RNA sequence: UGGAGUAUAGCUCAGCGGUAGAGCUCGUACCUGAUACGUACGCGGCCGGUGGUUCAAAUCCAUCUGCUCCAA
Numbered sequence: 001u002g003g004a005g006u007a008u009a010g011c012u013c014a015g016c017g018g019u020a021g022a023g024c025u026c027g028u029a030c031c032u033g034a035u036a037c038g039u040a041c042g043c044g045g046c047c048g049g050u051g052g053u054u055c056a057a058a059u060c061c062a063u064c065u066g067c068u069c070c071a072a
Base pairs, nucleotide, nucleotide: 001071002070003069004068005067006066007065010024011023012022013021018055026042027041028040029039030038048064049063050062051061052060
């Protein structure tokens, strides 16, 4: 310098253009002598930024930024 991929909850990841989910973590209750395990409930994200398309965008398009990979 050119090309490709990726960005969603504290972490790891899902998510057909139509009100954002799971597992783990965390909190409360039950259970226990007390932990752990288990069970139930709950907290937590307007989806990296900006613009565009659309009645409607996490999802499609462009660009910027961060990270990863390939080529030179």
About this RNA:
The RNA shown here (transfer RNA) has 72 nucleotides and comes from a Chitinophagales bacterium. Rfam family: tRNA. From the family's description: Transfer RNA (tRNA) molecules are approximately 80 nucleotides in length. Rfam links the family to the GO term triplet codon-amino acid adaptor activity. The family's RNA type in Rfam is transfer RNA. The same sequence occurs in records of 2 taxa. The sequence is in RNAcentral, with records from ENA and MGnify. Its mean pLDDT, the model's own confidence on a scale to 100, is 83.